Background
c-di-GMP-I riboswitch aptamer from Sulfurospirillum sp., 78 nucleotides, folded computationally. Model confidence (mean pLDDT): 75 of 100. The sequence was found by an Rfam model in a public genome assembly.

RNA sequence: AUGUUGAAAAGCUAAACCUGUUGUGAAGCAGGGACAGAAAGUCAUGGGUCUUUAUUUUAAGAUCGCCAGAUUGUCAAU
Numbered sequence: 001a002u003g004u005u006g007a008a009a010a011g012c013u014a015a016a017c018c019u020g021u022u023g024u025g026a027a028g029c030a031g032g033g034a035c036a037g038a039a040a041g042u043c044a045u046g047g048g049u050c051u052u053u054a055u056u057u058u059a060a061g062a063u064c065g066c067c068a069g070a071u072u073g074u075c076a077a078u
Stems, first nucleotide, its partner, number of pairs: 003078005012037002017032006035065001041071003045068003048063005
């Protein structure tokens, strides 16, 4: 450096739910919380799901903790 296996220790993230707040909404953010997670880091690129005004199928959005792809990457054993 690469591959394989794993997540005990250290560190990391934080579902449901509750409170506050932003948004028409899906949802986001902050605090509490902990179901889980080796990419549950990042990117809406393809598919899926969801939302909304105008509108009538297009458009604008949300979700990467739905799947795929791209890219970066912690620890341990071998």